Annotation: This is a predicted structure of a 120-nucleotide RNA (FMN riboswitch aptamer (RFN element)) from an uncultured candidate division Zixibacteria bacterium. The coordinates come from a structure-prediction model, not an experiment, and the mean pLDDT is 78.
RNA sequence: GAAGACCUUCGGGGUGAGGUGAAAUUCCUCGAUCGGUGGUAAAAGCCCACGUGCCUGUAUGAGCUGAACUGGUGAAAUUCCAGUGCCGACGGUAUAAAGUCCGGAAGAAAGAAGGUAAAA
Numbered sequence: 001g002a003a004g005a006c007c008u009u010c011g012g013g014g015u016g017a018g019g020u021g022a023a024a025u026u027c028c029u030c031g032a033u034c035g036g037u038g039g040u041a042a043a044a045g046c047c048c049a050c051g052u053g054c055c056u057g058u059a060u061g062a063g064c065u066g067a068a069c070u071g072g073u074g075a076a077a078u079u080c081c082a083g084u085g086c087c088g089a090c091g092g093u094a095u096a097a098a099g100u101c102c103g104g105a106a107g108a109a110a111g112a113a114g115g116u117a118a119a120a
């Protein structure tokens, strides 16, 4: 003592009140709340990419997949500060539509940390 290999561990958060109704934590009104991983001149849910999810294939894979602007500071920020916005898988839920309830999931992944052997 790099990369790579193998092993282990870790690896997703969040809803109250009122109303209508036979029935809603799903609708309506008011309010609240959450944000995986890597990158990016400086810290990001909404910049780039990945994971997740959907679909397809015997399989490796392939395809599809949400949302931001304005001002300020600065050498540098769509990442910080100020303001105002926006977005959110699938299945289920007796009769009623979910980012926040229940489920797949005591799962898996992007990846993070540590370790082992060992070559040059």
Stems, first nucleotide, its partner, number of pairs: 005116006015031005032100002034088002036050004045086002053064002056061001068084005090103003